[in-house]
RNA sequence: AGAGUUUGAUCCUGGCUCAGAACUAACGCUGGUGGCGUGUCUUAGUCAUGCAAGUCGAACGAGAAAGUGCCCUUCGGGGUGCGAGUACAGUGGCGAACGGGUGAGUAACACGUGGGUAACCUGCCUCCAAGCGGGGGACAACUCCUCUAACGAGGAGCUAAUACCGCAUAAUGCAUCGUUCUCGCAUGUGAAUGUUGCCAAAGGUGGCCUCUUCUUGAAAGCUGCCACUUGGAGAUGGACCCGCGCUCCAUUAGCUUGUUGGUGAGGUAACGGCUCACCAAGGCUACGAUGGAUAGCCGGCCUGAGAGGGUGAUCGGCCACACUGGAACUGAGACAAGGUCCAGUCCCCUACGGGGGCCAGCAGUCUAGAAAUUUGCACAAUGAACGAAAGUUCGAUGCAGCGACGCCACGUGAAGGAUGAAGCCUCUAGGGGUGUAAACUUCUGUCAGGAGGGAAGAAUGCGGAGGGGUGAAUAGCCUCUUCGUUUGACGGUACCUUCAGAGGAAGCUCCGGCUAACUUCGUGCCAGCAGCCGCGGUAAUACGAAGGGAGCGAGCGUUGUUCGGAUUUACUGGGCGUAAAGGGCGCGUAGGCGGGCUUGUAAGUCGAAUGUGAAAACUGUGGGCUCAACCGACAGACUGCAUUCGAAACUACAUGCCUUGAGUCUAGGAGAGGAGAGCGGAAUCGGCAGUGUAGCGGUGAAAUGCGUAGAUAUUGCCGAGAACACCGGUGGCGAAGGCGGCUCUCUGGUCUAGUACUGACGCUAAGGCGCGAAAGCUAGGGGAGCGAACGGGAUUAGAUACCCCGGUAGUCCUAGCCGUAAACGAUGGGCACUAGGUGUUGGAGGUGUUGACCCCUUCAGUGCCGCAGCUAACGCAUUAAGUGCCCCGCCUGGGGAGUACGGUCGCAAGUGUGAAACUCAAAGGAAUUGACGGGGGCCCGCACAAGCGGUGGAGUAUGUGGUUUAAUUCGAUGCAAUGCGAAGAACCUUACCAGGGCUUGACAUGUCGCGAAUCUCCUUGAAAGGGGAGAGUGCCUUCGGGAGCGCGAACACAGGUGGUGCAUGGCUGUCGUCAGCUCGUGUCGUGGGAUGUUGGGUUAAGUCCCGCAACGAGCGCAACCCUCGUCUUUAGUUGCCAGCAUUAAGGUGGGCACUUUAGAGAGACUGCCGGUGACAAACCGGAGGUAGGUGGGGAUGACGUCAAGUCAGCAUGCCCCUUACGCCCUGGGCUACACACGUACUACAAUGGUUGGGACAAAGGGCAGCGACCCCGCGAGGGAAAGCGAAUCUUAUCAAACCCAGCCUCAGUUCAGAUUGCAGGCUGCAACUCGCCUGCAUGAAGGAGGAAUCGCUAGUAAUCGCAGGUCAACAUACUGCGGUGAAUUCGUUCCCGGGCCUUGUACACACCGCCCGUCACACCAUGGAAGCUGGUCACGCCCGAAGUAU
Repeated sequence: AGAGUUUGAUCCUGGCUCAGAACUAACGCUGGUGGCGUGUCUUAGUCAUGCAAGUCGAACGAGAAAGUGCCCUUCGGGGUGCGAGUACAGUGGCGAACGGGUGAGUAACACGUGGGUAACCUGCCUCCAAGCGGGGGACAACUCCUCUAACGAGGAGCUAAUACCGCAUAAUGCAUCGUUCUCGCAUGUGAAUGUUGCCAAAGGUGGCCUCUUCUUGAAAGCUGCCACUUGGAGAUGGACCCGCGCUCCAUUAGCUUGUUGGUGAGGUAACGGCUCACCAAGGCUACGAUGGAUAGCCGGCCUGAGAGGGUGAUCGGCCACACUGGAACUGAGACAAGGUCCAGUCCCCUACGGGGGCCAGCAGUCUAGAAAUUUGCACAAUGAACGAAAGUUCGAUGCAGCGACGCCACGUGAAGGAUGAAGCCUCUAGGGGUGUAAACUUCUGUCAGGAGGGAAGAAUGCGGAGGGGUGAAUAGCCUCUUCGUUUGACGGUACCUUCAGAGGAAGCUCCGGCUAACUUCGUGCCAGCAGCCGCGGUAAUACGAAGGGAGCGAGCGUUGUUCGGAUUUACUGGGCGUAAAGGGCGCGUAGGCGGGCUUGUAAGUCGAAUGUGAAAACUGUGGGCUCAACCGACAGACUGCAUUCGAAACUACAUGCCUUGAGUCUAGGAGAGGAGAGCGGAAUCGGCAGUGUAGCGGUGAAAUGCGUAGAUAUUGCCGAGAACACCGGUGGCGAAGGCGGCUCUCUGGUCUAGUACUGACGCUAAGGCGCGAAAGCUAGGGGAGCGAACGGGAUUAGAUACCCCGGUAGUCCUAGCCGUAAACGAUGGGCACUAGGUGUUGGAGGUGUUGACCCCUUCAGUGCCGCAGCUAACGCAUUAAGUGCCCCGCCUGGGGAGUACGGUCGCAAGUGUGAAACUCAAAGGAAUUGACGGGGGCCCGCACAAGCGGUGGAGUAUGUGGUUUAAUUCGAUGCAAUGCGAAGAACCUUACCAGGGCUUGACAUGUCGCGAAUCUCCUUGAAAGGGGAGAGUGCCUUCGGGAGCGCGAACACAGGUGGUGCAUGGCUGUCGUCAGCUCGUGUCGUGGGAUGUUGGGUUAAGUCCCGCAACGAGCGCAACCCUCGUCUUUAGUUGCCAGCAUUAAGGUGGGCACUUUAGAGAGACUGCCGGUGACAAACCGGAGGUAGGUGGGGAUGACGUCAAGUCAGCAUGCCCCUUACGCCCUGGGCUACACACGUACUACAAUGGUUGGGACAAAGGGCAGCGACCCCGCGAGGGAAAGCGAAUCUUAUCAAACCCAGCCUCAGUUCAGAUUGCAGGCUGCAACUCGCCUGCAUGAAGGAGGAAUCGCUAGUAAUCGCAGGUCAACAUACUGCGGUGAAUUCGUUCCCGGGCCUUGUACACACCGCCCGUCACACCAUGGAAGCUGGUCACGCCCGAAGUAU
């Protein structure tokens, strides 16, 4: 010191959360020792028991007993002494008002601080002065009697005092009446003095004999001590008064009748309405009265850099209280914690008549609660009460006990010890980790344990001696010194010595980020975690466990609370255009702030001094416990308050002056500024009349509506109400709302110029007052048009809407309410300062001009652009959102909510003021990149359009869905699944089903044993398999054996088309062969990002050119590759044949010109010309050329998207099965069939069908193959067989459409061929489920296909056939090949898809997005609610105890 969290990312605003410190703490796990502290925060709840306040015999009277000594004894006992003037009780004195507890009440002179008392009191204590004379009468105790359960009470009698009461004495006391002086702010105070009156006492206890008397010694007396009385002074303690400080609520705004003051009296220690009588009518309050809520206050404590915030345990000061309420008595002091009286609650005793009690003292108990100790020891110390003292008493206190509750200290061992044991964990199986850790070796001895020693805390007191004081005194008493003796709860404690032995002593939390620390297994949105963000749905570093690690450590975590971080209430130190936040606007009161100069005062301000600011605490420096905590000393600090003195700049106050702020005046100016009255024209509607005839009106299209009873249209006249076209303008005016025809009257503000005047008169403005659009309300008018509501017609799935036809309130006027708006510039008002440029409105001045006018300067408005500066950015920028000053209003996360309640205003509607519970972790602003839009611009594509042919209808084939089934194996599912995986399911394939079988296995590797391998046959079975018989002796050899194969055994393992394509590789589809996707450096921006890649042109293209804060580059495009088209060249066999020879025939000789084959080359580049274009790129046209602008086709698929497809092609992680989810076999199924969809084939016919004849390809295949010629069969095919591993032979006559000729003549046909029957053929172990083909027969639907939809731009569509792969057989499918061979494209408005730019966005899983409201159910919290109930506050009245006064 910061961090996490809003977003795809960014900056800001803003809340929530975390890391720190602290605690009178509690809970969980754990727990060795000591020291010092600390311990009912809840129930001011209830309390059993014990103790907590007594003491004095030196104030007084009375006065035992037990026991024991002696004497006596009738042996029962008695007397006497000691015990003992002791105990107990009483009278009396002092204390009990302290000490101790608690914080209920109290918002107050209660507390704190500083003052005042000239308005007071003060026992004991100290000092000073004076005194203490002489009498009296009682009452307890005690004795007797009586009542009572008890507590207790009554009667009679005796008695003492320092108890009580007179008298005497008496002033400096008190009171009264004077005088003088002093002091004081005043009432008055103090001192001195005079008069009159009044008021006191108590003794106790020592010593002595100097003086007097009696004489062992006493009395008087003397001398002490302690008491007593009066007065003065002090100290201490208290009382009262005052200034200042001291929580929240205004949804508490008015309160008050003893109230405020006066006079008089009473009362008090004392002032005072403290109380009373009378008189007056005051007093307090927005600087917060009154009321309500909460709370003891402070020193301090915690936190914080500080300022602050929180708090008020322990310790200390003050206050208040003592079961609740009230009251007085006694006393120096109380309205009294362990006193009294009364009332009440509760508890207890009771003989029922009546009594007793009050732990918020110390222990302890119950209850409450998350929560808090022993019914301990001692008065040894400190302190208190009493006492002359010894001493007694003290739950104050000192100690001990219990609790890790806190702080501090110590220990649980130290050193050495392996390329590193075991175990555990992990692993890529090699290793790595735990880890010098352990074992082991050598040491040490704290703490705890045993043994022994052993303090300080003690000062006093008592006794002796000595000195001093008093005194007549060597007495007594007081005091000091010294000697002796005595006193310790803690405690045999601290501490010291010694013994033994590593022996008895480590846990807790965490490990996704924040935040230090990682792996494995288990689990599978389950169980669970979580402070915030968030983890968990089969590979979880986030759950649980383990290993390992991190942190702290006798503790560690959790929870709660406070401060901090939070500048998140901002004094230090925030904001308000858009994030929350400027009042709708003005006038103005209080208040706040305020121009220049002079003089004064000294309240603020500044300086100095004095007093105070208790102690403790805090800080610093020494010191004491071995250290520390802790304790103690000194110093500082205590930032404050008060008083005195001083300064006079600033503020303030007072005084005099000034003119620049403000205002007045004079002369001019502009204006939809306001109010009232009058007038005007256009339009609309209505009325009357004319002309005129069938429609009008309205809409996207219509209809409702109006119209033959004459509309609409048109003409004339009349009437009504409302609004004022053009001018008209980011023009004007006004404070805002707002204001628009013209004229008049009244009236407000403002601007300019100016010599005059006043002389700070100013600014702002809480409350207050006024104004305040529209709608709405009340009353009365008015009502043309428009027009909520309402009616009708349309639209629509619906249409309570948009559109249309009507139409009431209202809109208008008068009077009065309402008081709100996105009342906005979302920007309060005032003053000053801070670059400019350019419009415009209204003035003034200047120059020029005859003038219109132009230019310059200046003032006041109103716009735009823009610098500095500011801002989160957008933007603002002399009209500030810049820089400053003054005043007001307002904000403090989102929702709940501008809601509820309360009170205010209003006729009402409603307004203004304005919460909380609960809930969320966000809500939000600006900007960025995408995506999207039934936004815009530009452009492309068989995208539409223009065409051709189809699909959708029929039958069949094929695939899919669905259904069915023992099984109909699995996958593919919009485009981008559906003649797809499958380039070919009868068995096999095959993964599915049924049944029969196997278990190291059908397959791989390793070990052992046996056997050559292998072949033949029999038997059983559906087969797999099982059983049996026979034949057979191989190869290499170092003679041990080995290789290969088969069988058997056991174990490692095999095997899985089982799961996960959302764990993966690889491959593929799609956008899309679309033109895009990026990077480096630079620049701009706080940043995300932008720029480049945008712009102007152009292109098929981010293709190229130009421009440009960009300059370059990469992946894509293009080109390079293959093929076709032209030519050249090389090479001619199996190819070819122009010329030559020959033949039936390129069959042969010959030839390689041509065709062709296949190698190498050439060719095309906008190269040339013209035009257009920007002198560009490029485009258009042309020439030449086989080919022309990418020549046609193919291969080639950027960054990426779809968790797209595939674990069943292959590979592969993890999971699962292991006599089965593996393997073998037979049979079945994948071929099912009410139905739906996709893709094809064949058709519906004459551009055709059929019969006969005739012609022309390309590209392929072939040895388990292609198979010619020939023969047989109507045919499929069969027989037999040459050639060919193929430019040679064959498929293959190599084709069909085509051409020629004949027939058919528009029909379910000589169309179409489904279906079915019969007879055959082929393949194959086998064609039943379930193949293909042939012949004959049969001859279904179908007559051009609804909505909808597909392909194609040229050798294309359409049409025709051929070949190949798969394959035993099976092709309407697929992949190729050639033949014939069109039509159309105006164009880009629309549909679909795409590209670029731009715009809006609350989307980012990105429009298949986001999101609003009702309803249903469950749950949570809150508001209202008849009524009922508790508490609290307040008011009125009645009864009224004790008590005090009379």